This is a predicted structure of a 335-nucleotide part of an RNA (large-subunit ribosomal RNA, domain IV) from a Bacteroidota bacterium.
[in-house]
Context: one part of a larger RNA
RNA sequence: CCGUGGCUAAGGAACUAGGCAAAUUAACCCCGUAACUUCGGGAAAUGGGGUGCCCGACGUAAGUCGGGCCGCAGAGAAAUGGCCCUGGCGACUGUUUAUCAAAAACACAUGGCUAUGCAAAUUCGUAAGAAGAUGUAUAUGGCCUGACACCUGCCCGGUGCUGGAAGGUUAAGGGGAGGGGUUAUUCCGGGUAACCGGGAGAAGCUCCGAACCGAAGCCCCAGUAAACGGCGGCCGUAACUAUAACGGUCCUAAGGUAGCGAAAUUCCUUGUCGGGUAAAUUCCGACCUGCACGAAUGGUGUAACGACUGGGGCACUGUCUCAGCCACGAGCUCG
Numbered sequence: 001c002c003g004u005g006g007c008u009a010a011g012g013a014a015c016u017a018g019g020c021a022a023a024u025u026a027a028c029c030c031c032g033u034a035a036c037u038u039c040g041g042g043a044a045a046u047g048g049g050g051u052g053c054c055c056g057a058c059g060u061a062a063g064u065c066g067g068g069c070c071g072c073a074g075a076g077a078a079a080u081g082g083c084c085c086u087g088g089c090g091a092c093u094g095u096u097u098a099u100c101a102a103a104a105a106c107a108c109a110u111g112g113c114u115a116u117g118c119a120a121a122u123u124c125g126u127a128a129g130a131a132g133a134u135g136u137a138u139a140u141g142g143c144c145u146g147a148c149a150c151c152u153g154c155c156c157g158g159u160g161c162u163g164g165a166a167g168g169u170u171a172a173g174g175g176g177a178g179g180g181g182u183u184a185u186u187c188c189g190g191g192u193a194a195c196c197g198g199g200a201g202a203a204g205c206u207c208c209g210a211a212c213c214g215a216a217g218c219c220c221c222a223g224u225a226a227a228c229g230g231c232g233g234c235c236g237u238a239a240c241u242a243u244a245a246c247g248g249u250c251c252u253a254a255g256g257u258a259g260c261g262a263a264a265u266u267c268c269u270u271g272u273c274g275g276g277u278a279a280a281u282u283c284c285g286a287c288c289u290g291c292a293c294g295a296a297u298g299g300u301g302u303a304a305c306g307a308c309u310g311g312g313g314c315a316c317u318g319u320c321u322c323a324g325c326c327a328c329g330a331g332c333u334c335g
Base pairs, nucleotide, nucleotide: 001331002329003328004327005326006325007324008323010321011320014319019316027051028050029049030048031047036041038147052069053068054067055066056065057064058063070074082314083313084312085311086310087309088308089306090305094106095105111144112143113142114141115140116139122131123130124129148301149300150299151298153231154230155229158228159227160224161223162222163221164220167219168218169217173213174212178208179207180206181205182204185200186199187198188197189196190195232250233249234248235247236246259293260290271287272286273285274284275283
């Protein structure tokens, strides 16, 4: 010096990103206990008192009352809750990044949509076969939401899905008008002849091939948003001003309803007002000008719960003002 442990005058969070760490609290008995609430809870709420030994009285006893004794201290050691107020998020108990994240993430009961009639849908496998299930729509699979309370508005134009089938488009295939190649034969020319060159060309073989007939799909017609998603602009107007219940106009598939709102969302922004402080970019309550909330990618509330997260208070302390001392150690350094 470091590490671990212990003590500290006065102050008591002035420390710090933050009371991180430490301290306080702590057992048992008795008294007593608020808002709020889903009436279960909240609750060990908070808060207060008691605790050893001896004698006496009462009492079966537990115990109560009276008197006395000792100590710093009577749960005499150790172990053994700090508490309250108020926001956010998630209802809750659970689950998770084995080895930097435990959470507001995942799950969850609940709600909804959707597929599936059983040789089910779906999944694994080339198949056989298996899971689903020795289940049968109060079942099983997929997707979303996430207790509970009150609710969940408008848009089907685009994309998706479901249904429809008149018309358009359309593959293989069918079809085969027509055309090409080959040449038995024949014609023309040349040659004495064998033969050579050229033209036409049946059948067969072969190649190309128009019209026409050809499904689903797409186009098309409907439905569907707790499917993917979307949910306007400009101008004017009231007898102070301001504002605009009202009107005009353009565009759209429809122009954001209820509720909430500077919010885990607000850029400007430390918005403005109120509260709390001597003083607060945080916090709480409001306002609404929502850059860019909004209704199961759920909206708004909500008792209880949380090693979650923001703000405040009481208690308590070496966190600090500001540092000192003690114990321990094969620790490090120097001698």